A computed fold for a 73-nucleotide RNA from Methanobrevibacter sp., annotated as transfer RNA. Its Rfam family is "tRNA". It is annotated as a transfer RNA. The sequence was found in a public genome assembly. NCBI's taxonomy places the organism under Archaea, Methanobacteria, Methanobacteriales, Methanobacteriaceae, Methanobrevibacter. Model confidence (mean pLDDT): 81 of 100.
RNA sequence: GCCAUUGUAGCUCAGUAGGUAGAGCGUUCGGCUGUUAACCGAUUGGUCACAGGUUCGAGCCCUGUCAAUGGCG
Repeated sequence: GCCAUUGUAGCUCAGUAGGUAGAGCGUUCGGCUGUUAACCGAUUGGUCACAGGUUCGAGCCCUGUCAAUGGCG
């Protein structure tokens, strides 16, 4: 330098054919317990990497940029 994959909540990841963004873990508060842990209930969560385009409507399609990983030279 070229090619491919990936980028969504604090972390790990879903989101199938474009139609109101989700789960688990975690945070916080409470219950239970002599206390802790475990368990139970509630709570807290995201400009979907960035910028444009298409569309009535984009996390999803298209273009460019950035970053990570892998491959080729």